Predicted 3D model of a 131-nucleotide RNA (FMN riboswitch aptamer (RFN element)) from a Clostridiales bacterium. It matches the Rfam family "FMN riboswitch aptamer (RFN element)". Rfam's curators write: The RFN element is a highly conserved domain that is found frequently in the 5'-untranslated regions of prokaryotic mRNAs that encode for flavin mononucleotide (FMN) biosynthesis and transport proteins. The model forms 100% of the base pairs in the Rfam consensus.
RNA sequence: UUAAACCUUCGGGGAUGGGUGAAAUUCCUGACCGGCGGUAAGGCUGUAAUAAGUCAAGCCCGCGAGCCUGCAUGGUUGAUCCGGUGAAAGUCCGGGGCCGACAGUUAAAGUCUGGAGGGGAGAAGGUUUUA
Numbered sequence: 001u002u003a004a005a006c007c008u009u010c011g012g013g014g015a016u017g018g019g020u021g022a023a024a025u026u027c028c029u030g031a032c033c034g035g036c037g038g039u040a041a042g043g044c045u046g047u048a049a050u051a052a053g054u055c056a057a058g059c060c061c062g063c064g065a066g067c068c069u070g071c072a073u074g075g076u077u078g079a080u081c082c083g084g085u086g087a088a089a090g091u092c093c094g095g096g097g098c099c100g101a102c103a104g105u106u107a108a109a110g111u112c113u114g115g116a117g118g119g120g121a122g123a124a125g126g127u128u129u130u131a
Stems, first nucleotide, its partner, number of pairs: 001131001003129008017029003031111002033100002035063004042055004058098002066076003080096005102114003
């Protein structure tokens, strides 16, 4: 380093603004948040220069939770445009926009409460065996 089995740990963030009202963190207005893997022309570290390392997309591809079912290896499941640079950008730079399961609630929830001290994509480390 390859392959297999197993073990341990880790593994989701965000409403004390203002308005209306009998009542709203649910409406209006404003504020705030962005799981995991991949992709990468960027950033940082590093080198004489390479190499190498590391970080980098909520809305590109896929996965996860939720929901449906014949209970799964099946099905379903949200959202991006414009300008710039360039050989090349849905990823860079600038600007504008959009999205967010189910159940509950004196009133409609991405942010409150609950299923959940759950599950989980996966991440890190370790043990044994194999080549």